[in-house]
Context: one part of a larger RNA
């Protein structure tokens, strides 16, 4: 991992509380026990003890359809009106381990120092080298000593290094050769050493050169039996089918927040039958309100600029007072602009109450039995926090997923369409599509787009003679726009400044007059200043449009991320892009056709017709299947029972039946009553492979 068997709501009560069902009934009922029938999971009979109702209020005396409070003949409060009781079934609570497994821990009896710490006794073990303390001799020295030198000596938690013992560092081992090794290389190795034997400390206790270390592969409290099914608001798991119906993730409150209690949402019964009261829509009148918005010399608050003036603050004046000026600060006023959830002189749409009238009906209410929910969440909207961030948060209003499957968005809970009772090689839509992958249009018509922009994410400021639409003004056969030839002068080097300033550093002007077809006291380059090149401007030449300026549309650019790597691909350019009209098809478990099932409501009541319904978690309620046992009854069976393999058939299903091997002894059927009464999961047990 499989496969087989085991494996979770269960029994017990003088218990509570609700339902059916049967008995009796202002009563109901008997328990222990005893009798009797052949055995009793049996049946009948004594057996009124006690329980339960028939009255209740008060803490109580006590009083009663009243009482209790209080002074009350007040007023409140629980009560008088409505049958119980007895057994059997259920559905649920209580109390017991109470659906099953599962701690970590607590107490307590006992068992451990054969491992390993520390003691105690008693043995044992250190190859081989070095170094040379004390002392001591001799010699040398001292006034003696001291103290020198050379020999002896052989001292030490000395000092290299085996044995022994430890374990630094690497490697290698990591389902190991080993539940701590192995290999090199490494401390110590006469000492606080190492090591044999026997013995001693014991669990809040020992033991400890102290690491919370170690006390038998166990240690911040060993291990064993008990208490014991500890307790687990936690996490797993909880076992046949089929029918109806179907939530919630909210409020309040909680030593409460991942658990509850009570309401709320869901089942299921009962009652209520009104002219449909009552609930839901539509319309119609009648209410209540301060939101959107808006206003604001209407109040508060805050505020642009201006006048206009108190006050200050700066200047002037002055011995000082006064006075006097101010592109300063600024209150009230005036005029102008414009804000605000906690500002309103003002104000809606909707909601929201009330009444009428119409539609709907399977829709509403009460009461009582049984729940599960009390982590939601996306999307759109109104807002608040947050950065008008978040797949954020935290209200309110709707969908939708939760608990919803079908198509469509390439895949994708929540986005678009659509709510699946079987069946059905029959049909029309819906979202969205219609060139191939891939069902159906290479459809009709005008227009845009060249940028593979795009062809279902997105992208800005701001740049630009991309192209297209549209509008305005101007300018043109008296010849426009551009191009090309010519010309672009004189007074003047204009005056001022300056070393210079001559159209062109700079400053000023009535930027003037001449001559002209036409030329500025001068566009720009350029020079030290001149010069010299342009330009405005004019003519000619050429022969048809030229320029501004403002609006849209589809385009480029602005544009960096890790595969080529965000059209699903292939591909696709008068399109298979975009953008406006149109017409057909395709397309779902939507609607419809043909057939069948089950529930609901009507009408019949032979036995069906007409209507409606039938997604589904948690839950509620309904009907059944199948498995072992009892008891009647009725059967099969060696001419082959139960089991298994197989076919075939029946039933909406759970399952049920026949044959045919096979197997070799028992087992079926109906009706009823009893359960150790269904397994795929619990890192479930236990066996096998």
């Nucleotide at each position: 991992g499989c496969c087989u068997a085991c494996g979770a709501g269960u029994u017990a009560c003088g218990c509570c509380u609700c339902a059916c069902u049967g008995g009796c009934a202002a009563g109901g009922u008997u328990a222990a026990u005893c009798c009797c029938g052949u055995c009793g999971a049996c049946g009948g009979g004594a057996g009124g003890a006690g329980c339960c109702g028939c009255a209740g209020c008060g803490a109580a005396a006590g009083c009663g359809a009243g009482u209790c409070u209080g002074a009350a003949c007040a007023g409140g409060g629980c009560g008088u009106u409505c049958a119980g009781u007895c057994a059997g079934u259920g559905g649920g609570g209580g109390u017991a381990g109470a659906c099953g497994c599962g701690a970590a821990a607590c107490c307590u009896u006992g068992u451990g120092a054969u491992c390993u710490a520390c003691c105690c006794a008693u043995g044992g073990c250190c190859a081989g080298g070095a170094u040379g303390a004390a002392g001591u001799g001799g010699c040398g020295g001292u006034a003696a000593c001291a103290c020198g030198c050379c020999a002896u000596g052989g001292a030490g938690g000395u000092c290299c290094g085996a044995a022994c013992u430890g374990a630094u560092u690497a490697g290698c081992g990591u389902u190991g050769a080993a539940a701590a090794g192995c290999u090199a290389c490494c401390g110590g190795a006469u000492g606080a050493g190492c090591u044999g034997u026997g013995g001693g400390u014991a669990g809040g206790g020992g033991u400890g050169a102290a690491a919370g270390g170690c006390c038998a592969a166990u240690c911040a409290a060993a291990c064993u039996g008990g208490g014991a099914g500890a307790u687990a608001g936690c996490u797993c798991g909880u076992a046949c089918u089929c029918c109806c119906c179907g939530a919630a993730a909210u409020g309040c409150c909680u030593u409460u927040a991942g658990g509850g209690g009570c309401a709320g949402c869901c089942u299921c019964g009962a009652c209520u039958u009104a002219u449909g009261u009552g609930a839901u829509g539509u319309u119609g009148c009648a209410g209540a309100g301060g939101u959107a918005g808006a206003g604001c010399u209407a109040c508060c608050g805050a505020u642009u600029g201006g006048g206009c003036u108190a006050g200050g603050g700066g200047g002037c004046u002055u011995c000082a007072c006064c006075g006097c000026c101010u592109a300063c600060c600024a209150a009230a006023c005036c005029c102008u602009g414009a804000c605000g959830a906690a500002c309103u002189c003002c104000g809606a749409a909707u909601g929201c109450u009330g009444c009428a009238a119409c539609a709907u009906a399977a829709c509403c209410g009460u009461c009582g039995g049984g729940a599960g929910u009390g982590a939601g969440g996306c999307c759109a909207u109104g807002g608040g926090u947050g950065c008008u961030a978040a797949g954020g948060u935290c209200c309110g209003u709707g969908g939708c997923c939760g608990a919803g499957a079908g198509g469509g968005a390439a895949a994708c809970a929540a986005c678009c369409c659509a709510g699946a009772c079987c069946a059905u090689c029959a049909g029309c839509u819906a979202a969205g599509g219609u060139c191939c992958c891939c069902a159906a249009a290479u459809c009709u018509a005008c227009a845009c787009u060249a940028a593979g922009u795009u062809g279902a994410u997105u992208a800005a400021a701001c740049g630009a003679g991309g192209u297209u639409u549209c509008a305005u003004c101007g300018c043109u056969a008296u010849g426009a726009c551009a191009g090309c030839u010519a010309g672009g002068a004189u007074g003047u080097u204009u005056g001022c400044u300056u070393g210079g300033a001559a159209g062109c550093a700079g400053c000023c002007a009535u930027u003037c007059a001449u001559u002209u077809a036409a030329a500025g006291a001068g566009u720009g380059c350029g020079u030290a200043a001149c010069a010299g090149c342009u330009c405005a401007c004019u003519a000619g030449u050429c022969g048809a449009g030229c320029g501004a300026u403002g609006a849209g549309g589809c385009g480029c650019g602005g544009a960096a991320a890790a595969u080529a790597a965000a059209c699903g691909g292939g591909c696709a350019u008068c399109a298979a892009g975009u953008g406006u009209a149109g017409u057909a098809c395709c397309g779902a478990a939507g609607c419809u056709g043909u057939g069948g099932u089950u529930c609901c409501g009507g009408c019949a009541u032979c036995u069906g017709c007409c209507g409606g319904a039938a997604g589904g978690u948690a839950g509620g309620g309904g009907a059944g299947c199948a498995u072992u046992c009892u008891a009647a009854c009725c059967g099969c069976a060696g001419u082959g029972a139960a089991g298994g393999c197989a076919u075939g058939c029946c039933g909406u299903a759970a399952g049920a039946c026949a044959u045919g091997c096979u197997g070799g002894a028992g087992c079926a059927g109906u009706u009823a009553g009893a359960a150790a009464a269904g397994a795929a999961a619990a890192u479930g047990u236990a066996g096998g492979c």
Predicted 3D model of a 689-nucleotide part of an RNA (large-subunit ribosomal RNA, domain II) from a Bacteroidota bacterium. The RNAcentral record of the full RNA draws on ENA. Model confidence (mean pLDDT): 85 of 100. Rfam family: Bacterial large subunit ribosomal RNA. Gene Ontology terms of the family: ribosome and structural constituent of ribosome.